[in-house]
Description
A computed fold for a 114-nucleotide RNA from Desulfovirgula thermocuniculi DSM 16036, annotated as TPP riboswitch aptamer (THI element). The sequence was found by an Rfam model in a public genome assembly.

RNA sequence: GCGCGCCCAUGGGGGUGCCCGGGGGAGCCGGGCUGAGAAAAGCACCGUUACGUGCUUUACCCUUGGAACCUGAUCUGGGUAAUGCCAGCGUAGGGAAAUGGGUAGGUUGUCGGC
Numbered sequence: 001g002c003g004c005g006c007c008c009a010u011g012g013g014g015g016u017g018c019c020c021g022g023g024g025g026a027g028c029c030g031g032g033c034u035g036a037g038a039a040a041a042g043c044a045c046c047g048u049u050a051c052g053u054g055c056u057u058u059a060c061c062c063u064u065g066g067a068a069c070c071u072g073a074u075c076u077g078g079g080u081a082a083u084g085c086c087a088g089c090g091u092a093g094g095g096a097a098a099u100g101g102g103u104a105g106g107u108u109g110u111c112g113g114c
Stems, first nucleotide, its partner, number of pairs: 001107002004105001005103006011063004017033006024051001027046001039058007069094003075088004
């Protein structure tokens, strides 16, 4: 000097599944599995034949050098109490605008010493 990695901030993007028990007759409570995250609060709509839908904020992850996440997919193989649990698919097709700051280490150059 670089900023590869890492961290922070701002902006942007994204997901929320499976099972068991209890209770109530409204949309609840508790526990278990995987995971970074399956969560909390608020609002609106729908609904009381069901055990929701959407939005906002917070948390978490990802941000183009992009497996965060979506599609294929009601996919294939394995496994499980069950699952989007694991693997494949996957050098597939998509996917967010990046900006600023810091930095142990790394790397390159130069100078000096041995």
Its Rfam family is "TPP riboswitch aptamer (THI element)". Rfam's curators write: Vitamin B(1) in its active form thiamin pyrophosphate (TPP) is an essential coenzyme that is synthesised by coupling of pyrimidine and thiazole moieties in bacteria. The previously detected thiamin-regulatory element, thi box was extended, resulting in a new, highly conserved RNA secondary structure, the THI element, which is widely distributed in eubacteria and also occurs in some archaea. Analysis of operon structures identified a large number of new candidate thiamin-regulated genes, mostly transporters, in various prokaryotic organisms. The THI element is a riboswitch that directly binds to TPP to regulate gene expression through a variety of mechanisms in archaea, bacteria and eukaryotes. through a variety of mechanisms in archaea, bacteria and eukaryotes.
Its mean pLDDT, the model's own confidence on a scale to 100, is 75.